Parts: sequence; C1' cells; structure tokens
RNA sequence: UGAGUAAGACAGAUGGUCGCGGCUGCGAAUGCCGAAAGGCUGCAGGUGAGGAAAGUCCGGGCUUCACAGGGCAGGAUGCCGGAUAACGUCCGGUAGAGGUGACUCUAAGGAAAGUGCAACAGAAAUAAACCGCCGCGCAAGCGGUAAGGGUGGAAAGGCAGUGUAAGAGACUACCGCCUCGCUGGUAACAGAGAGGGCACAUGUAAACCCCAUCCGAAGCAAGACCGAACAGAAAGCGAUACGGCUGCCCGUCGUGCUUUCGGGUAGGUUGCUAGAGCCGGUUGGCGACAAUUGGAGUAGAUAGAUGACCAUUAAGCAGAUUACUGCGAGACAUAACCCGGCUUAUGGAUUGCUCAAGUA
Repeated sequence: UGAGUAAGACAGAUGGUCGCGGCUGCGAAUGCCGAAAGGCUGCAGGUGAGGAAAGUCCGGGCUUCACAGGGCAGGAUGCCGGAUAACGUCCGGUAGAGGUGACUCUAAGGAAAGUGCAACAGAAAUAAACCGCCGCGCAAGCGGUAAGGGUGGAAAGGCAGUGUAAGAGACUACCGCCUCGCUGGUAACAGAGAGGGCACAUGUAAACCCCAUCCGAAGCAAGACCGAACAGAAAGCGAUACGGCUGCCCGUCGUGCUUUCGGGUAGGUUGCUAGAGCCGGUUGGCGACAAUUGGAGUAGAUAGAUGACCAUUAAGCAGAUUACUGCGAGACAUAACCCGGCUUAUGGAUUGCUCAAGUA
C1' cells in the first nucleotide's frame, strides 16, 4: 500500500427567525364564551424520537377472562454447562464443516419402532454378474468370483499383505465402526486399552413419524372510573286550555310533565411513563452477568406535534510546500403501554488482528 476479518462507538455543536405538541405561570394580562368556576385564544418560560423508533418474528412485565388434577389435539424447541424475569436470546465449551490465515458457520436427539421417497445413468439402488478374472467345455454355454473396469451423490468398511483355480474380513496388521469397562472432565466429550471380523448391511426426519422439554386465551382499541344531547319508542300523570276531524255534543289525534329504553353509546378522565431503565467507579467472574456505591434525568400525542430556513463552526474530505483556501446536516428512517432480544435497512470514520507485495 492492497485485500480481508472482528469489535465497540457516533448519527454533530452554538445562535437567530417562523411554525407545531405537552407542561408551568400570568385573569385589569389580547379577545371571545360563561352567573361563576373556568374553557378557547393570547403572552412568557422551559421541554419535545431512534440506532434501528421499522418488521411485529420470539420472550417477559402489566391487564381482563378462564383455571382441582390429568389426558388428547396443536405449536415451538432439540450437543453440554452457565447467564437471565424469560427466551427460539446471550456467554463459555464440545463435535463437525469452511478458510493459507485472522476468523466464521451449524435446525448438532432418534434411520437396530414403523411408513414413504431416492429423477437420470447403470446389468443391478438394498438388490447384484454388463465387461473382466478363474474352472469345466471343441463350441454354445454352465458354475465360481465383488480384486479390476464401467454407471452413479451413493454399488455390502478403507488400505497393505496372507491366502486362492480366480477371489472374498476367509485370515492378519494399521485406520474406521460397534460393545465393554478404565482414566481425565460438572457435562458434551477426549485419551489409551480389551473384545467383536463388521448380516446392524445406503441416504433422507427444514418427509411422515418416535422420544424429551416447554406452552391457557386475548391484548392499552387491555382494563378502571365518570357519563350526555338530539331523533325515535314505551309506560304513566294531569287538564279539558288550544288546534285538527267538525257548526255543536261525544269521541279521537297532536301540543305538556315525569320515568324507562335509546346507552354505560358519543365523549371525557385514568392506565401513561421512574423503568427487571441509563451513565460512571469498585468487587467477584474467562465471559454473558451479578453485587455494591455514586450520579444525571419532566416526549406522552390520539389521527397523531417533534418541522423549515439562515449564519458561524467541530470532525472529516479535497487542493497546496508550511501558512492557508474550498466543501462541510449526508444515509436509513419517525414514538403510540413498557422492557429484553432477533432480523432487516443505512452513512462516514476508528481500533485490534490476519494475509500478500514493497521500502528502510
């Protein structure tokens, strides 16, 4: 210098103008409404998004409903140990895989319970004789044979030897596999040893399935409190006042008042933001994290405010020999009960480490 790999941070600052949402103060404050309290508005002050606020994929708090206990169904998870409120997350290991390496990845239980599937090629795909080899035979052919060739992702452990007519775990050594106990380790597992010739006969469980563990349901539009008005409907009361049918009498309808329904509806208040929270120190731990101690800190909207512009400027970038000059708010994206994670989107920089090349 280039290429890579891992990690932790940051997502500007100050001032001004206009504008928006909460909060506090100001009733002779601006004006309007109201009997008043007060409301709207106004003025002043202070305050107002993120690392992912996102996807809503997991886990929990909280709330309501359900719930003696057990089972079925369904779903999720699946090496071991730890962390945690909990997790499918995180940390540390084991095993396997990838990479020269730093490092990374793994949905990593069971295929000797059962079922299914395995295209094409190939003689044959869980079952073997196409070529070859050997024996017999004049030959056709018959028999033996899985060492060699060929097909395939996979062809009855690999490899070397013994053996044989040729061959073959038929036998032997080493490696692999299985079983057994031993040693180390909390464990996954590792190491060394003995035994078994391996007919347990291939793979696939993000195919059904089996085994083990866990899971009640719905969500702040949860839930709690307050609670109208108009229309319309029903019941009752009172009067015979007015009006209609009707000039008069009776009758009837409407106009009145009360209650109920409409409706626990509309709306309001609350839940609501101090939380398993954040930052720093110390101690313990490899670590996730825990304990302890100190400190700072008012978003809370409800169809949803948090915006726009201007000036100066930090980091950084570009140019230049130093001085210096120019550029300098860009990316992804906007809280909606609150937390812990995961995943995805995204900008430029920093640090450690690795590999390669070059220079001194």
Molecule: Bacterial RNase P class A
Organism: Lachnospiraceae bacterium